[in-house]
RNA sequence: UUACGAAGGAGCCAAACCCUGCGCGAGCGGGGGGCGGAAAGCCAGGGAUCUCCAGGGUAAGGAGGGAUCCUGAGCGGAUUUGGAGAGAGCCGAGUUGCCGCG
Numbered sequence: 001u002u003a004c005g006a007a008g009g010a011g012c013c014a015a016a017c018c019c020u021g022c023g024c025g026a027g028c029g030g031g032g033g034g035c036g037g038a039a040a041g042c043c044a045g046g047g048a049u050c051u052c053c054a055g056g057g058u059a060a061g062g063a064g065g066g067a068u069c070c071u072g073a074g075c076g077g078a079u080u081u082g083g084a085g086a087g088a089g090c091c092g093a094g095u096u097g098c099c100g101c102g
Stems, first nucleotide, its partner, number of pairs: 002102001004100002012037002017032006035089001041095002046091002049086007060071004
C1' cells in the first nucleotide's frame, strides 16, 4: 500500500421494547435495553420508501336567456403534479478509518 474477516483477543456501535423531552407528522435527542453489525463511521448527490402542505375533483350557493363563469364546505385518500421534510440499521455511489491476517 492492497485484498480478506477463518480462529482467538482488546475495544466500538446499538434493533425491538420501556421511561423522558422535542416535532402537525414521517421521525429525532437523552437514559435503560440488546436483535444484530467489520464500516450499524460520515455523506440525502442517485433509486426506492415514508411524512406534511398545496393544486386538480365533489356537494351546495351566486351571476347569466343560454353556453358558461365565480365562490367553493365536509369526508376520503387511490393516482398525478409542485413544494417542504424524514430515513445512512433499504440498495447503490462517494469518502475516512480500528483490530487481526495474508
c-di-GMP-I riboswitch aptamer from an Acidobacteriota bacterium, 102 nucleotides, folded computationally. Of the family's consensus pairs, 95% are formed in the model. Model confidence (mean pLDDT): 77 of 100. Its Rfam family is "c-di-GMP-I riboswitch aptamer". Its family is annotated with cyclic-di-GMP binding in the Gene Ontology. Rfam's curators write: GEMM was predicted in a large-scale screen for bacterial structured RNA regulatory elements.